[in-house]
């Protein structure tokens, strides 16, 4: 001095589904629909924790009321996907190179 890993400070980006039970609301011949609460499923995260991500970007969005397989059910899993988009600066530590100086 360069890249990278990790951490920190500040700033920014993102998602919040599924079915079950109880109560309430509209309404009915019956339904359908909506809200709140409780625990359950998957997951880092289901208005919940700075939870995750910030260009070497699969955090997240579009494609998508997509395709295949599972499930009580659901982006639950895989594909789609070297597809398109998507939000940063500084400092420190460690490691690996390069260059220069001094000494032997």
């Nucleotide at each position: 001095u360069a890249a990278c890993u990790u951490c920190g400070u500040u700033a920014g980006g993102g998602g919040u589904g599924g079915g079950g039970g109880u109560u309430c609301c509209c309404g009915u011949a019956a339904a359908u629909g909506g809200a709140a609460c409780c625990a359950c499923c998957u997951g880092a995260g289901a208005a919940a924790g700075u939870c995750c991500c910030u260009u070497g970007g699969a955090a997240c969005c579009u494609g998508a009321u997509c395709c295949a397989g599972a499930u009580c059910a659901u982006g639950c899993u895989g594909g789609c996907g070297c597809a398109g988009g998507a939000a940063a600066a500084c400092g420190a530590u460690g490691c690996u190179g390069c260059u220069u100086c001094a000494u032997u």